Small-subunit ribosomal RNA from an uncultured prokaryote, 1500 nucleotides, folded computationally. Model confidence (mean pLDDT): 85 of 100. The sequence is in RNAcentral, with records from ENA.

RNA sequence: AUUGAACGUUGGCGGCACGCCUAACACAUGCAAGUCGAACGCGAAAGUCACUUCGGUGGCGAGUAGAGUGGCGGACGGGGGAGUAACGCGUGGGAAACUGCCUGGUAGAGGGGGAUAACUUGGGGAAACUCAAGCUAAUACCGCAUACGCCCGAAAGGGGAAAGGGGGCCAAUUUGGAAGCUAUCGCUAUUAGAUAAGCCCGCGUUGGAUUAGCUUGUUGGUGAGGUAAAGGCUCACCAAGGCGACGAUCCAUAGCUGGUCUGAGAGGAUGAUCAGCCACACUGGAACUGAGACACGGUCCAGACUCCUACGGGAGGCAGCAGUGGGGAAUAUUGCACAAUGGGCGCAAGCCUGAUGCAGCCAUACCGCGUGUGUGAAGAAGGCUCUAGGGUCGUAAAGCACUUUAAGCAGGGAGGAAGGCCUAAUGGUUAAUAUCCAUUAGGAUUGACGUUACCUGCAGAAUAAGCACCGGCUAACUCCGUGCCAGCAGCCGCGGUAAUACGGAGGGUGCAAGCGUUAAUCGGAAUUACUGGGCGUAAAGCGCGCGUAGGCGGUUAGUUAAGCUAGAUGUGAAAGCCCCGGGCUCAACCUGGGAAUUGCAUUUAGAACUGGCUCACUAGAGUACGGUAGAGGGUAGUGGAAUUUCCUGUGUAGCGGUGAAAUGCGUAGAUAUAGGAAGGAACACCAGUGGCGAAGGCGACUGCCUGGACCGAUACUGACGCUGAGGUGCGAAAGCGUGGGGAGCAAACAGGAUUAGAUACCCUGGUAGUCCACGCCGUAAACGAUGUCUACUAGCCGUUGGGGUCCUUGAGGCCUUAGUGGCGCAGCUAACGCACUAAGUAGACCGCCUGGGGAGUACGGUCGCAAGAUUAAAACUCAAAUGAAUUGACGGGGGCCCGCACAAGCGGUGGAGCAUGUGGUUUAAUUCGACGCAACGCGAAGAACCUUACCUACUCUUGACAUCCUCGGAAGACUGCAGAGAUGCGGUUGUGCCUUCGGGAACCGAGUGACAGGUGCUGCAUGGCUGUCGUCAGCUCGUGUUGUGAAAUGUUGGGUUAAGUCCCGUAACGAGCGCAACCCUUAUCCUUAUUUGCCAGCACUUCGGGUGGGAACUCUAAGGAGACUGCCGGUGACAAACCGGAGGAAGGUGGGGACGACGUCAAGUCAUCAUGGCCCUUACGACCUGGGCUACACACGUGCUACAAUGGCAAGAACAGAGGGCUGCAAACCAGCGAUGGGGAGCGAAUCUGAGAAACCUGGUCGUAGUCCGGAUUGGAGUCUGCAACUCGACUCCAUGAAGUCGGAAUCGCUAGUAAUCGUGAAUCAGAAUGUCACGGUGAAUACGUUCCCGGGCCUUGUACACACCGCCCGUCACACCAUGGGAGUAGGUUGCAAAAGAAGUGGCUAGUCUAACCUCCGGGAGGACGGUCACCACUUUGUGAUUUAUGACUGGGGUGAAGUCGGAACAAGGUAGCCGUAGGGGAACCUGCGGCUGGAUAC
Repeated sequence: AUUGAACGUUGGCGGCACGCCUAACACAUGCAAGUCGAACGCGAAAGUCACUUCGGUGGCGAGUAGAGUGGCGGACGGGGGAGUAACGCGUGGGAAACUGCCUGGUAGAGGGGGAUAACUUGGGGAAACUCAAGCUAAUACCGCAUACGCCCGAAAGGGGAAAGGGGGCCAAUUUGGAAGCUAUCGCUAUUAGAUAAGCCCGCGUUGGAUUAGCUUGUUGGUGAGGUAAAGGCUCACCAAGGCGACGAUCCAUAGCUGGUCUGAGAGGAUGAUCAGCCACACUGGAACUGAGACACGGUCCAGACUCCUACGGGAGGCAGCAGUGGGGAAUAUUGCACAAUGGGCGCAAGCCUGAUGCAGCCAUACCGCGUGUGUGAAGAAGGCUCUAGGGUCGUAAAGCACUUUAAGCAGGGAGGAAGGCCUAAUGGUUAAUAUCCAUUAGGAUUGACGUUACCUGCAGAAUAAGCACCGGCUAACUCCGUGCCAGCAGCCGCGGUAAUACGGAGGGUGCAAGCGUUAAUCGGAAUUACUGGGCGUAAAGCGCGCGUAGGCGGUUAGUUAAGCUAGAUGUGAAAGCCCCGGGCUCAACCUGGGAAUUGCAUUUAGAACUGGCUCACUAGAGUACGGUAGAGGGUAGUGGAAUUUCCUGUGUAGCGGUGAAAUGCGUAGAUAUAGGAAGGAACACCAGUGGCGAAGGCGACUGCCUGGACCGAUACUGACGCUGAGGUGCGAAAGCGUGGGGAGCAAACAGGAUUAGAUACCCUGGUAGUCCACGCCGUAAACGAUGUCUACUAGCCGUUGGGGUCCUUGAGGCCUUAGUGGCGCAGCUAACGCACUAAGUAGACCGCCUGGGGAGUACGGUCGCAAGAUUAAAACUCAAAUGAAUUGACGGGGGCCCGCACAAGCGGUGGAGCAUGUGGUUUAAUUCGACGCAACGCGAAGAACCUUACCUACUCUUGACAUCCUCGGAAGACUGCAGAGAUGCGGUUGUGCCUUCGGGAACCGAGUGACAGGUGCUGCAUGGCUGUCGUCAGCUCGUGUUGUGAAAUGUUGGGUUAAGUCCCGUAACGAGCGCAACCCUUAUCCUUAUUUGCCAGCACUUCGGGUGGGAACUCUAAGGAGACUGCCGGUGACAAACCGGAGGAAGGUGGGGACGACGUCAAGUCAUCAUGGCCCUUACGACCUGGGCUACACACGUGCUACAAUGGCAAGAACAGAGGGCUGCAAACCAGCGAUGGGGAGCGAAUCUGAGAAACCUGGUCGUAGUCCGGAUUGGAGUCUGCAACUCGACUCCAUGAAGUCGGAAUCGCUAGUAAUCGUGAAUCAGAAUGUCACGGUGAAUACGUUCCCGGGCCUUGUACACACCGCCCGUCACACCAUGGGAGUAGGUUGCAAAAGAAGUGGCUAGUCUAACCUCCGGGAGGACGGUCACCACUUUGUGAUUUAUGACUGGGGUGAAGUCGGAACAAGGUAGCCGUAGGGGAACCUGCGGCUGGAUAC
């Protein structure tokens, strides 16, 4: 785009067209083929009139209705498409033939005869119908006569027709009927035409080769029969042919065409309506009649079915029009009319006509019209939404002003009608004023549709809008509901609490009396490629030759004209499509003309090209001659090295093997070594992207036989060529058969290891096999994943075999040819890449491909001994599978580099006790969060109450907290009672501030509702903050350039650095965020300042920088200086930089801190805070009491204290820094063993105070022990804080004195003022640190180095990963479902062959029966009918095959399926490289042997 559509939903009108696609299923009822009295004989009735003797008769009705004989027509028209793959259809030809009615021509139509229906009578039968007798007519039937033409026949000769009817005239003939004449209709014979049908031929006409051979009347001939007609159409005889790879036969499917739909076309699909042809008419068979049938509404027979029946027997055929049932998703009225068109009959009028014309039903399609138009902003109400302002529906509505198509009502009103009839006239025919024909005039008429089309009037916006969609494709967006549910979905995909995707709503978009969905066809699809595709890696080159058919084919000349080209003629039906017109108001629709119909046939011409034929040629191809190289092939022989075995000698305890071992061998003497022997297999070095071969493949040497290639120069043949479906030969390894052989190796097998297991990898053995001969197999990653042949198209460098030439004769240069390699231009390619050895440009021929899986499987066929090979599907299933390249990530890949990463060291943890956190368990509650590093002394810088979020019990409901409103009251203070308290009920006291005097502000109480409140949920809705990789050196951009593109380049490379730090190079040039620096602190110095700090010099002194004083020093705190690879030397590339040195307080970033790029982890936090959404609202909110967060079989993390002598204890004596203090720090002094109490000076602090630093040092003691170590635990007694130390604080004293003697596997921190060790302070805090943060004291060891572990950076490589290796992914097993193969069989369909059978019918024969016309010699005959029989034959039956469908216990594999089991085969070197073929083995992926491939990494 389209449809004969259907379904859902909606529905105003008209025009026009269509309307059982399914059951060629079955049919009730009515109608669909009759007509003619001008062919013929008969011939009613109702009714009515008259008469009547009432019995009836007669007239009209009426020669009507009606049958019958006869003629013509029922072969047309109408229907549906079962069959048919065919001369059925289409197209173009042909000869041997028929043709009623029609037209033209010629001739005729004389004279006779016998019957028969109807009818009458009688009989049978339920009926259908039928029998017998009798009467009768014809255009029915039959002879005779005639016969130009006709038929038969060689001729002679022979044979064969007919019918009359009605109209008119009737002069002549006639008693009458009539005869006769005339025109007309009909008839007979024949001929020509037209029309229609029959037959033959060329070409075209679906799929299957998993259908390859078919055929006996078959193919042809002769003769005969038969037909309208040629012909094996049929028969007899003869011959053995005919068809087929250009697809016979068989199977399946199918009516064919003009056309229709689609498409740019070529094509593809289709064959409704309309038109042509065919075939069919319940199924099968058959003939009759006829011009025509083997006959839709005819006959006969058989069968199935239905109906009637008196059971004896009969009837029927809607695939005609309506209609019914049934089937189905689905398809209409039992209508009107012959008015028109057409058909049949008829002289005609006319009759018949479900053809046809119309109407009815249906939005089924196409076309047209309408459902109003203008105005109208307060942008109404209402809906929806909202950032609360608004926005939107929306000029939409209302309102105002108009219009009236269509529908409705009323009135008018064409065309379709031409004819025919009657009358009259004229003309023709004719003897004619009959008839008939033609014309003219007049008259009365003929319409189903139809209440027609159309026109006019009336009234009133009145009667008339839906459907689908709105994530992308694809035009159109929001809210609510739902919460991987319900659902959607054409593909991708939506939905798991903020869904533009589900459902609803508002809004919008699209189309519109429709709209959507489904189905189907073509297009897009160059996705079967003729036009117009491909085959190195995506699917696809046969493993390789030879060669048949076929296809294609060099040069010259001539000829031919098959192909080809041009013209002409015929045909290519009409309709349709297209163009130009015309008619319906337009359009659809109808109609006139044209064009087109690309085709076929005939004919004329042409001769370039192709083909045929002929004559030549030599450039292709081949032959001869002379040479050359070679693992080319076959066969016979020969050789040495090595392994193994055996023998002998020497010799002794091991050998062998591996990652390490063990099995194994060896004291019965191995391994080793020497000599000898045997046997088999393979041929080191040479050896080479070297050679040869078609491929597989070929490797010691020699002989023999043999194939091919190359080179050279001449001669010869003269296109002999290329390709190659089938065919045929060769064809690695494995495997098979028979017979040999068997050294080594080695599937299977055995043992040993490894392992969770190890049917493997490793080891020790070891059989088939590997080898030979003969025969099979016929496959490989049989690969260059690249078919063969030919021609052309830049170069450069190697190498092998020939040849030529030049000279300077060499390991030479140049040229050429046949191979074989590397690079590379143009060109090609998706890219990778290929590139004279093409994957370039062209030609010839063959093979092959058409999404992935199922599957190279099943079935069938062929081959094979088998294994198996070859040929080769479908159901079903998925929306991908694949190639090349890119960026990442990853690798039990590689290179370079870094880091307390390892190593080198020091000290720990893991063992003990305790502290603390976590898990688990427990509990009414043990609130919540944090979970590898990066949770676990974390949030928590501090849970007895409070905190507190948890639990129990008691209470409150505008609330503990905020704002607003109303009323009342100052607020507040003190106090009583009840209660666990919250709270409840009271008492006393108190009148404040501002004021414009109205009141107001703060506070308290009561009330009402808006609201408060929530540590309730979601950190996967969020902000903010934080952790981590990581203080790692990276992460990016602009412009340019390269690439089809993703992307790349820059950022890679060479150096260097802590650093993408810097330098150099460079299709890049620049830039940004990071690095570094700038900031703080510390180390040195200077300047300034001088109290509370300091004291060198001076003075005083109670001897204390205490005081005067000083400003030098220390310190304090402000500002400066200083360090920059600046200088020297060396290395380096003249660079960057590095190494060493000098100077310097400090040297190469001086030490430390703050500072954290792009990003990753849906990392952490809704319980800091903020916040969307959801949830609770007399509770999930709030108050309060007590309890809990402190539990305790256990496990883990982090710490403290130890285990002791580098120590403990006791005594004595030194030296810090930083920080804190008014709700505070607190001195001296006193009491207490002590915690502490009393006391209160001083100090808001460089002044006072906490405050004693400790390790250290000095001397003493302990003497290796569970101790004078260690201090847990427990008992007792106290202190302090606090409302309160029971659950549950810290501290003190006395007593007690547990484990623990340095810690398994494993694991952590640290590189210098660091580790280790020692003490001090602070925050939080009433009290409560072994934690945290900070401070100083003492103060080491080690770093060879980067192989390894971990993490990271850069480059590179592989990848089947991209949620990115915590990836991907394979197979068995188990479960569910689906389709399918096999299957003992079973049940159908179709069909072959061999038989049986034989209705009706036709033909042959016929001796039986009957018999009008003609003949007769009257006996009969001829002829006919019936009967009988033979042949053919339908139904039907039997046997045996083939094929196909359905089904089948059981069984095989296959596919699919959110969370099953076992392993871990593949992807990285996938942890044993993988894969191909083959063979064996194994739960499974798989493993192993042999041969092959690279589509293997790495190293060299």